[in-house]
Context: one part of a larger RNA
This record gives sequence, C1' cells and structure tokens, in this order.
RNA sequence: CCCCAAGGAACUCGGCAAAAAAGCGACCGUAAGUUAGCGAUAAGGUCCGCCAUCGCAAGAUGGCCGCAGUUAAAAUUUCCCAGCCGACUGUUUACCAAAAACACAGCUCCCUGCAAACUCGUAAGAGGAAGUAUAGGGGGUGAUGCCUGACCAAUGCCGGAAGGUCAACUAUGGGCGGUACAUGCAUUUAUGUAUGUGCUGGACUGUAUAAGCCCCGGUCAAUGUCGGCGAUAACUAUAAUCGUCCUAAGGUAGCGAAAUUCCUUGUCUGGUAAGUUCAGACGCGCACGAAUGGUAUAACGAGUUGGGAACUGUCUCGGGGAUUUGCUCG
Repeated sequence: CCCCAAGGAACUCGGCAAAAAAGCGACCGUAAGUUAGCGAUAAGGUCCGCCAUCGCAAGAUGGCCGCAGUUAAAAUUUCCCAGCCGACUGUUUACCAAAAACACAGCUCCCUGCAAACUCGUAAGAGGAAGUAUAGGGGGUGAUGCCUGACCAAUGCCGGAAGGUCAACUAUGGGCGGUACAUGCAUUUAUGUAUGUGCUGGACUGUAUAAGCCCCGGUCAAUGUCGGCGAUAACUAUAAUCGUCCUAAGGUAGCGAAAUUCCUUGUCUGGUAAGUUCAGACGCGCACGAAUGGUAUAACGAGUUGGGAACUGUCUCGGGGAUUUGCUCG
C1' cells in the first nucleotide's frame, strides 16, 4: 500500500481511520422553514461514445460497437432529520487550544463648543484634525423580530447651597522671648526687677477664609439588589384570598432538570428489543431572568450534541498479497 466469504458500527469516549458517494455537464425535479434574498447543485431521477444526412448554430433523424462512451488522465460537495451556542464574512494563543473566546454592523450611556475632550511629552510641541456635535473620545451590549419590569437605602457620578466641620499662607488681635537705651526701685560693685521706647524672632494662641466631608436633591442600557412565617374553598389536594414581621424594593414578561438542577438515571411522552445520552413536555428554578441583556430566529459554522441513509476490515476475526527496512541464515 492492495484485496477479502457472511454480516455491516456489533468497534469505539466518539464511525477516529478507512470505504463509499461524487462532472458546480445537459434535461427533469426539488420539502419544511424563511429576514422572500435564500434554503438549493436541496433531496431524487434520466442522458452523455462513434459514423452518415440535414442545419449558420443549438440540435434533429437514422445507423454502428462494447460489460462499460465525463470509458484515459486531471479535477471535484457524501446526504438527511433534530437540538445547543454564536447572527453572518472576519480575528486569535508564531511552536499542544480556532472555539461557544475576540471583533463586527446595529443599540445605548457618558464626556467634548474648538487653543475641544482625550492621548504622548519635563517642556517646546505633536496626534485628535488640515476634522467641528450627522464630529471626536470613552464605557457597556452585540444582526434582526418581540421586549427590556421593581428598587436611589448602600457605593459611584451630577447638581445644590442654608447650617455643621475643616488646611496653609495672609490680615488683625492676644501673648511669650532676644537685644540696646532711658527712668524708677532694690542693692555690696557685678546685678535683679518694673515701666517705656527702638530694632528683632515662623514660640504659643483667638478671629476672618476655599474645596472636600456631613447635609439636601437627581441618576440603574451607573456599581449593584430584587424576603420570611402562619391560616384559609361543601371529599381530598391545592390556595385566587387573609393575617403578620421585615425591607430601598421584594424577581415582572419570557424561559426553565437548562453550557445553569445538588437530590437526579426527577416524572411523563417519543425514538430503541433494550436509551445515565437525545428530543418534546411538566415546574418545589439546591442556585434562570431582562443591554454582566431576556426570549425567538431564516442563513452561516474545519464549533458542539442526539438520530438516520449509504458505505465499508472500525468490528465478529482474522486471512492473503505487494514493496521497503532491521535482524538471522546462506
């Protein structure tokens, strides 16, 4: 590297690997769904050579051969059903990860009036920008459809200014020193003490003074948060209902054993002879939940999960052959 009876995924974590299918030729035909563009070469069928005649050609008619006519070579999607995640094309761990991670268009919030905000630089200066709010910078979310609930108590941010608190300088007082002189008193000279004047010292201290903080408001697509107990209906069960405590407010719509469910292989239904996986439901959600977005979604994906067709040495279960190489023998 080639081939294989019967079977055909029984292999295995898993159809990994291999096999099969396979002309982006013509004709026919083509579902659900859908953002009406797609899905789609969906799927699934039939044909294809050579010769003669006719025709501008496409082609038509007739004939011929074979097991086989895209006869070689080369090139070239296996397909279907159903979930999850991410809308998509794209980007990424150069050398173990290509993804559900990043980005993205779209949405939203904040800042910025131009010597802009912001960034680099000690500075000069430069970028932003030879732009001017339909612009530029920053944060979050991540196409699209339907939506995005409650809470401003805490933290942050924005605004406010009556009061409280509060720094240094400075100003002005109090007050303590140094030194020189004058005067008075006490003195044994020295000297001590008191008063005054001149010069001088960030001692100490009172009053006056900003932002901030306290305070008063606003703000959640800001950081974030979104209860407990008891009782109740004419079988039972359950509780629309009631009581009570606490809170800033007690989780709304939607989804839900989920990439989230511990108990758990939850229960029911489907698929199988048999299903801890899978799909559809249920909802006591240990511990979903609404731009740390919720939910649905066509198309797309070397993503991931389950099932099926075809196909096969993956396997039952091995066997045979070719080639090359190591070793051994000659």

This is a predicted structure of a 330-nucleotide part of an RNA (large-subunit ribosomal RNA, domain IV) from a Candidatus Kaiserbacteria bacterium. The RNAcentral record of the full RNA draws on ENA. The prediction has a mean pLDDT of 80.